This is a predicted structure of a 374-nucleotide RNA (Bacterial RNase P class A) from Amphiplicatus sp. NCBI's taxonomy places the organism under Bacteria, Pseudomonadota, Alphaproteobacteria, Parvularculales, Amphiplicatus. The sequence is in RNAcentral, with records from ENA. Rfam family: Bacterial RNase P class A. Rfam classes the family as a ribozyme.
Formats: sequence, C1' cells, structure tokens
RNA sequence: UCAGACGGCCGGGCGGCCGCGGGCGCUUGCGUCCGAGGAAAGUCCGGGCUCCAUGGAGACAAGGCGCCGGGUAACGCCCGGCCGGGCCGCUUCGGCGGCCUGAGGGAUAGCGCCACAGAGAUCGAACCGCCCCGUUCGCGGGGUAAGGGUGAAAAGGUGCGGUAAGAGCGCACCGGCGGGCCAGCAAUGAUCCGCGCAUGGCAAGCCCCGCCUGGAGCAAGACCGAAUAGGGACCGCGCGCCUUUCGGGGUAGAGGCGUCUCCGCCUUGAGCGGUCCGGGUUGGUUGCUGGAGGCGGCGCGCAAGCGCCGUCCAAGAGGAAUGGUCGCCGCCCUGAAAAGGGAACAGAACCCGGCUUACAGGCCGUCUGACAUU
Repeated sequence: UCAGACGGCCGGGCGGCCGCGGGCGCUUGCGUCCGAGGAAAGUCCGGGCUCCAUGGAGACAAGGCGCCGGGUAACGCCCGGCCGGGCCGCUUCGGCGGCCUGAGGGAUAGCGCCACAGAGAUCGAACCGCCCCGUUCGCGGGGUAAGGGUGAAAAGGUGCGGUAAGAGCGCACCGGCGGGCCAGCAAUGAUCCGCGCAUGGCAAGCCCCGCCUGGAGCAAGACCGAAUAGGGACCGCGCGCCUUUCGGGGUAGAGGCGUCUCCGCCUUGAGCGGUCCGGGUUGGUUGCUGGAGGCGGCGCGCAAGCGCCGUCCAAGAGGAAUGGUCGCCGCCCUGAAAAGGGAACAGAACCCGGCUUACAGGCCGUCUGACAUU
C1' cells in the first nucleotide's frame, strides 16, 4: 500500500428565497421559536401508563425460559467467566495463546424413535476373517469383538503382557464413574483414593426438575356536551262499554280485503302537552410528551453499567406537515481542462429498553494475509 474478517461511528455542511405543520406574542396578519430516523420498519421479546378482572395461600392446566456470576425497572437483552465444538499460530510435543461458535438443566424416572446400509442400532451383536475340535474334505460344532466390511453412530482408547486365537483377562497411561481434600461467590478446575468400568445417541420427541406468567390495549382511559329521534320520573287534560291483582285484557265502533248483503280475516280501538333527569352520537378538551431524557466533566467497575455535579429542552399533528429552489463548499464518477452527471435504506403518531431486518458511500480501531521499502 492492497485485500479480507470483526467491532464502533457518520449518513453531507452553511446561507438566501418561497411554502407546509405546531407553540408563543401582539398591532389579526405579521414577528419569533421548533419541526423525522439509525433504523421512525417488522410488531418478535421486556416494561411504564390506562381500563377491566382479582380476599390470601396452594394445587392443576396452558405457554415461555433453562451453564455460572453480574448489569437492569424488566427481559428470551447486554457484559464477564466456565465447559463443549471448529479454525489458526507458537511449541521443549507436555501444552500455551488468539478468533469464531453452542435453545449449554436432566438420557440408571418412564415411554418413544434411531432412515439407508449392515449379521447386528441395544434386557450384550458372529457377515467376512482368526483359533480349536470333528470330517465322507462338501462342510458341521464350538470359541473369539484383536483385524476387515456397513453406517451419522458398533459396545472406552493406546501400549505391554497374556492366550489355541482373543478379550479390562492382568498391568501402565489417558478417559469414565463414585468419594475425599484444595482453589473459586459459582459454573468449574487441580489433586488423591477407590471401582476394570457392556448398557450408545436423540429431550428445537413426549416427559422429569427448577423458575416466570391475569386479560386487553392510547381506537387504553378521563372530562364537557348541540340539534333530531328515542328512554325515565312527575304534573295537567283526555280515554264508548265490560272486567282487573290497575300492569292490562275483552268488546262496541272505525278502516281495509274492487262494490253491495252475510260470514271470515287483518289493522286500529288514547293519547296530547309541560317541567325535570339520565344515557349517548357528531364535535370539543385531555391523556401528549420533561423522560428508566440528551450532552459534558469527575469518581467506581475488566466490562455491561452505576453514582455525583454542571448544562440543555429538541415534532406532538387531522390518517395527511417536516418540502421545493438557488448560491458556495465538501464527497464519488467521466474528462487534459472547461464542464457535465450522481448521492443509499427509508419516513414519527402514547412512551421507553432490546432483538431482527433494510442501507449508496465514507471514517476510525483490532486481527490476519500478500507485496514493497528500511
């Protein structure tokens, strides 16, 4: 210098003119102040706030979470550590270091599953091979998990002994299990003793253990409240006849079924006016943005973060605003120059902490590799 990985940051700047939304002021059409993001997005987690439900405790069901410690209002988030896996470097070959990564509790509580291949996928397996015995030489019986083969996985690994051949059959080291002791808050690690130790894997299969969880969401909710229609209470007037438990029921009458008569059916067969009350729609106000807030300094902490001090106030709307244009400068591309062109993802709606996803271009840091120079 270039390339790659990881992490962090920025996401054009200043000014003029015109316009849009909101606040404030007054002289009421002017002045002044403010006006998108790192994700405002997905709405996937966790909270604040509000209403509804809820006597306390427990159990069950359902859902979620799951190494340990810390941070936090809380979290499935973040930080640090442990263990496992992968890659790389160094190495005295014993290990050491770095980076990435893991839904990382339990597989001797129980059930279930383990495709294909393979003899066999689990209450110890014989296909080939090896060894022993028998043999009619075709083979038969037995032993064997050391070798081969299959498979993602085959019954602890390596070596020595041992044996007919073999085998934890015996021994050493490594691994595993149980116990003690030490270090650590803990996960865990180191070490010693014991046990030769068949009994695998999967719990993002059921399940077991531990912990957590009421529901709905700012269209939550609160306040004010017009006209019209409807509801309730009271008062006044009225309501042919019968009945009533005073709510009503029956009936005369009236109207209709094209007209008339009879019969039948249907509707009606008491309401009107006034005063007051309550609910509630359009609408208005509020919730609404000063908050787990931003910035700076100091202190504590490996860090996430916490504390103290100082300073600042920065959208709050209707679903709709947050733009356009010009000048100068900066960045990228083309070009010898003049000049020309380009600039991502995307846009608040109650608020906050995370996660995830999208993103042209640029800057910084760490690590790795290549090349060049000293």